[in-house]
RNA sequence: GGAGUGGGUCGGGCGAACGCGCCGCCGGCUUACGGCGGUGAGGAAAGUCCGAGCUCCACAGGACAGGAUGCUGGGUAACACCCAGGGGGGGCGACCCCACAGAGAGUGCCACAGAAAACACACCGCCCGGUACGCCGGGUAAGGGUGAAAUGGUGAGGUAAGAGCUCACCGCGCCGGCGGCGACGCAGGCGGCACGGCAAACCUCAUCCGGAGCAAGGCCAAAUAGGGGGAGAGAGGUGGUCCGCCUCGUCACGAUCCCCGGGUAGGCCGCACCGAGGCAGUCGGGUAACCGCUGCCCCAGACAAAUGCUCGCCCCACGUCGGGUCGGCCCGACGUGGACAGAACUCGGCUUACAGACCCACUCCGCUC
RNA sequence: GGCGGCGUAGCUCAGUUGGUUAGAGCAGUGGAAUCAUAAUCCACGUGUCCGGGGUUCGAAUCCCUGCGCCGCUACCA
Numbered sequence: 001g002g003a004g005u006g007g008g009u010c011g012g013g014c015g016a017a018c019g020c021g022c023c024g025c026c027g028g029c030u031u032a033c034g035g036c037g038g039u040g041a042g043g044a045a046a047g048u049c050c051g052a053g054c055u056c057c058a059c060a061g062g063a064c065a066g067g068a069u070g071c072u073g074g075g076u077a078a079c080a081c082c083c084a085g086g087g088g089g090g091g092c093g094a095c096c097c098c099a100c101a102g103a104g105a106g107u108g109c110c111a112c113a114g115a116a117a118a119c120a121c122a123c124c125g126c127c128c129g130g131u132a133c134g135c136c137g138g139g140u141a142a143g144g145g146u147g148a149a150a151u152g153g154u155g156a157g158g159u160a161a162g163a164g165c166u167c168a169c170c171g172c173g174c175c176g177g178c179g180g181c182g183a184c185g186c187a188g189g190c191g192g193c194a195c196g197g198c199a200a201a202c203c204u205c206a207u208c209c210g211g212a213g214c215a216a217g218g219c220c221a222a223a224u225a226g227g228g229g230g231a232g233a234g235a236g237g238u239g240g241u242c243c244g245c246c247u248c249g250u251c252a253c254g255a256u257c258c259c260c261g262g263g264u265a266g267g268c269c270g271c272a273c274c275g276a277g278g279c280a281g282u283c284g285g286g287u288a289a290c291c292g293c294u295g296c297c298c299c300a301g302a303c304a305a306a307u308g309c310u311c312g313c314c315c316c317a318c319g320u321c322g323g324g325u326c327g328g329c330c331c332g333a334c335g336u337g338g339a340c341a342g343a344a345c346u347c348g349g350c351u352u353a354c355a356g357a358c359c360c361a362c363u364c365c366g367c368u369c
Numbered sequence: 370g371g372c373g374g375c376g377u378a379g380c381u382c383a384g385u386u387g388g389u390u391a392g393a394g395c396a397g398u399g400g401a402a403u404c405a406u407a408a409u410c411c412a413c414g415u416g417u418c419c420g421g422g423g424u425u426c427g428a429a430u431c432c433c434u435g436c437g438c439c440g441c442u443a444c445c446a
Stems, first nucleotide, its partner, number of pairs: 001365010012314005018308001020040008042340001046351002049349005054213004066209005071085005086100001087098004101204002106202002108198003123144002125140006152170006171193001172191004177186003217269004227260005237253005277297005283292003315338010370442007379395004388426001397413005419435005
C1' cells in the first nucleotide's frame, strides 16, 4: 500500500422566524383564549416471529389430543434469546455456518435409469465344466455400466477367477479403563463388517405449554326505546274468571306521573412517577453472558392521534466550470443529494430495512528497513 | 391496535402422505364455415407456481424469512 474478518459508536451540527402535543404556573368574561417555563421518537419505534409482566375467563388431581424445543454446562422473570465449551462442515487465514436426540421400537417412502433400491440381486465381463457351437449349468461383487445412493476403503497375500477368505492401517460397532460436572476426548482389547438413506415423512424419547388479549378489564353515566315497582279520575274498549249466549261483579292490559335497575353515546381509570427502569464506576464476583454494590437521574405520551416546516451558515458525497501544480492532488464558485423509517399498555429478545461517517482488535498478500 | 386466512396462465379455479411434460373452463391468436357477423368446429401459445434462503437425489407441495391482499374483533348473548 492492497484485500479482508470480527466487534462497537453515531446516524448531520449551529442560529433565526413561524407552528404543534402534553405538563406546571399566571392572566382572563374563570368559557373561548392568551402569556411564561419545562418537555417531546428509534436503532430499528417496523414485522408481530418468540418469551414475559398485567387483566379477565376457566380450573380437584392427572391423562389424552394439539403445539413448541432438541449436543453439553451456565445466564435470565422467561425464551426458539445470550455466553462458554464439545462435535461436524467451509475458508490459506483472521473467522464463519450447523433443526447437532433416536433409522439395531414400529410403519412408510426411495421416481426415472438399472440385473438388483433393502428378508434382495448376476446385465456385460472374468473363471470352471458341458455343448448339437445357437448356448446351458455353476462360481465370482475385483472390473464395466445405471443411479442422488450399489452392501466398508487402501495396499499386500491368497485363488481356477475372486471375495474380510487372511493380514496391516483407516473407518464402523461392542467392552471395560483413564481424563472431563458434562457433551466428549485419549489410548487399549474384542468383532471380520451382520446393520444404505430419509424423522424440515408418520412416529419414539426427554423437557415445557389452560384460554384469550389493553378493542384485556374496571368505574361514572345523557337522550330515545325496552325491564321492574308504585300512584292512577271517570266513561268506554280488549282479554281472563265463564264449559253456548247475555247481564252484573271482579282481575289484568291500557293514557299520564314518580321511583329503581341494566345499558348505549360520551367521559374517567388502566396509562406514562418508580420500573425484571436508565446512566456512570480505575468497584467486587465470574473466562464470558450476567450478577452484586455505590452514586446520580425521572426520561415522550395522544385517542385519528403532537414531535413539523422555511431560510442562512457549516459538514459529507457527487457533477460542472475556473485557477494552481509535471502529476497524484489542492483552492474557489455554482448545482444536486444526505438513508431506512416514525411511538399507541409495558418490558426482554429475534428477524427484516438502512445514504453515509468514525473507532478498536485481528488476518492474508506485496514492498521497504 | 389485536387476531386469523390466502397468494398457481390475462381472469376464475384444480393440483399438496414431495417424483419426472403443472392442468381445466373462460379469454386470446390463426384457420374452416357464412354474402357478412355472432354462435359452432379445428389447431395453437400462455406460467420467475408472490420474492429470497434452507431440508432433500428431487420442492407448487415441507421448514424459515420478507412482500402483497382479504376477513374477524368495540359490555353480554
Molecule: RNase P RNA; transfer RNA
Organism: Candidatus Latescibacterota bacterium